[in-house]
RNA sequence: CUGAAAACGGGGCAACCCCUUCGAAAGACGGGGGCGCAAAGUCACCCGCCUAAAGGAGGACGCCGCAAGCGCCUCCCAUGGCCGCGGGACCACCAGG
Numbered sequence: 001c002u003g004a005a006a007a008c009g010g011g012g013c014a015a016c017c018c019c020u021u022c023g024a025a026a027g028a029c030g031g032g033g034g035c036g037c038a039a040a041g042u043c044a045c046c047c048g049c050c051u052a053a054a055g056g057a058g059g060a061c062g063c064c065g066c067a068a069g070c071g072c073c074u075c076c077c078a079u080g081g082c083c084g085c086g087g088g089a090c091c092a093c094c095a096g097g
Base pairs, nucleotide, nucleotide: 001096002095003094012037013036017032018031019030021028022027035084041090042089043088045087046086048082049081050080055076056075057074058073059072061071062070063069
């Protein structure tokens, strides 16, 4: 440096789903379990995607005699997430050059 198709050696990881826990949620840890993966190792740097607690704007739906207030609904919003969408950075077994 290459691993396209394989093969050799040790094997590794773990999708969907279920359960405990954490979380507002997205999702995450752990256990079970294997869809698959030659980086399905690490990193949220870029792109993209997910969620919207808090905050902002609005509604005039409920409580309320009115207002105010509280609740509810809609929209915006990442500081919260996804590395098993893609790009990038770093490390790396075996085999061959």